[in-house]
Molecule: transfer RNA
Organism: Tetrahymena thermophila SB210
RNA sequence: GGGCAAUUGGUCUAUUAGGUAGGAUUCUCGUCUCCAAUUCGAGAGAUCCAGGUUCGAUUCCUGGAUUGCCCC
Numbered sequence: 001g002g003g004c005a006a007u008u009g010g011u012c013u014a015u016u017a018g019g020u021a022g023g024a025u026u027c028u029c030g031u032c033u034c035c036a037a038u039u040c041g042a043g044a045g046a047u048c049c050a051g052g053u054u055c056g057a058u059u060c061c062u063g064g065a066u067u068g069c070c071c072c
Stems, first nucleotide, its partner, number of pairs: 001071007010025004019055001026044005048064005
């Protein structure tokens, strides 16, 4: 220098042919208990960034950033 892939809560991971993003874990509160743990219930928390297309973008297009792999 060229090519490919990935980026979603604090952490891990779903979401297909565009229509208000789900689960696990974590945290908080309650329940339970003499206390703690467990169980159960409720709540908090996310689509890497900027533009474009569209009535509407995690999804499509362009550019950028970071990480990994391959080639030179």